[in-house]
């Protein structure tokens, strides 16, 4: 110097102006009571002033987990869906933390979708000879046995030759082989000696793997070390599938409380009319005013609603992740949805000018993105700064 890796922390500070939200003061129209005609106490619309307070690290995706809240719900069971090495964390996870094991990287570190394929089924594209009780393309061999040829040896012969048997030579017909080459993500263990016609666990050593058995650590996943065994047994469970293990739906528009208004309807009584002179009583009654219900538990308005698995801080336990005592603080709660701009300054970062240097000046730049019940969590967007640590390379 330059590539990298893992952690923290921050999301500008201050002032002034102008703005926006809820609460709460203050003044304030109307209205209601009281002595009483002029005041007191209440009430407090619009609206004006003024305090206090007032987005995040992810508020975002809404992916998982969980409080609450209504609905269901004897108990077991099946279907379905999640989760999946261990051990701890937690209200609870698909989360986190500390470990195993496998994998990647020179390294720092990182990754893991990490139960079972020797219960069953079923799949394994091209490509290749073959893909799971393999397989023979090129290849090697032809021991055996068949063609074809020397050479010897004895046999018959019409003297040309025919045939046997013993050797040796060539063919690659049967037929043997799986070392080597190819093909593929994946080819039925590897390395050596022996063997063999050639070759192979065909024999043996060693070394891997798998079964099983002992003995030692660790809660435990799994680690080390020894024996014994046949001598090697593919991969795919994010394919049905077994095993374990956990789940009853819905979701603040959940739920609950007060509670109108018109159309329409319906009940009483009033009126007004009848039989029969009067009054009860009983009957009609389109239309007229009056009371109460249905309309509707709607429109609207409260509550739920934000003091909570808060958040700081010391101290203790624990590798850690979190826990527990103690003290402290209060930190938006809208319901058409605030929380913004603008100026100066200081502080950050970047260009760039001057200056040996400290540093002065100019001039930009400052993401991503805005609560709606609440809470832990992963994911995803994004600006800057600090610290550890690794590697390569250069100079002391």
């Nucleotide at each position: 110097u330059g590539a990298g890796u893992c952690g923290g922390c921050c999301a500008g500070g201050c002032g002034g102006c102008c703005g926006c939200g809820u609460a709460c003061c203050g003044c304030g129209a109307u209205c209601c009571u009281c002595c009483a005609u002029g005041g007191a106490g209440g009430u407090g619309a619009a609206g004006c002033g003024g305090u206090c307070c007032g987005a995040g690290g992810a508020a975002c995706g809404u992916c998982c987990g969980g409080a609450c809240u209504c609905c269901a719900c004897a108990g077991g069971g099946c279907a379905c869906g999640g989760u999946g090495c261990u051990g701890g964390g937690u209200a609870a996870c698909a989360c986190c933390c500390a470990g195993u094991c496998g994998g990647g990287g020179u390294g720092a570190c990182c990754c893991g979708c990490a139960g079972g394929a020797a219960a069953g089924u079923g799949c394994c594209g091209c490509a290749g000879a073959g893909a799971a009780c393999a397989g023979a393309c090129c290849g090697c061999c032809g021991a055996u046995g068949g063609c074809g040829g020397g050479u010897c040896a004895g046999u018959c012969u019409c003297c040309g030759g025919a045939g046997u048997g013993a050797u040796c030579c060539g063919c690659a017909c049967a037929g043997g082989c799986a070392a080597g080459g190819g093909u593929g993500a994946a080819a039925c263990g590897g390395u050596g000696c022996g063997g063999c016609a050639a070759g192979a666990g065909c024999g043996c050593a060693c070394c891997a793997g798998c079964a099983u058995c002992c003995g030692g650590g660790g809660u435990g996943a799994c680690c080390c070390g020894g024996g014994u065994g046949g001598c090697u047994c593919g991969g795919c469970a994010a394919a049905c599938c077994c095993c374990a293990u956990c789940g009853g739906g819905a979701g603040c528009a959940a739920g609950g409380u007060c509670a109108g208004a018109c159309a329409g309807g319906g009940a009483g009584a009033g009126u007004g009319c009848g039989g029969c002179c009067c009054g009860c009583a009983c009957g009609c009654a389109g239309a007229c005013a009056c009371u109460c219900c249905c309309g509707g538990g709607u429109a609207g308005a409260c509550c739920g609603c934000u003091a909570g698995a808060g958040c700081c801080g010391u101290c203790a336990g624990g590798c850690a992740a979190c826990u527990g005592c103690c003290g402290g603080c209060c930190c938006a709660g809208a319901g058409g949805g605030a929380u913004g701009g603008c100026c100066g300054u200081c502080a950050c970062g970047g260009a760039u000018a001057c200056g040996c240097a400290a540093g002065u000046g100019u001039c930009c730049g400052a993401a991503c993105a805005g609560a709606a019940u609440c809470c832990g969590g992963c994911g995803u967007a994004c600006g800057a700064c600090c610290g550890a640590c690794u590697c390569a390379c250069c100079a002391c």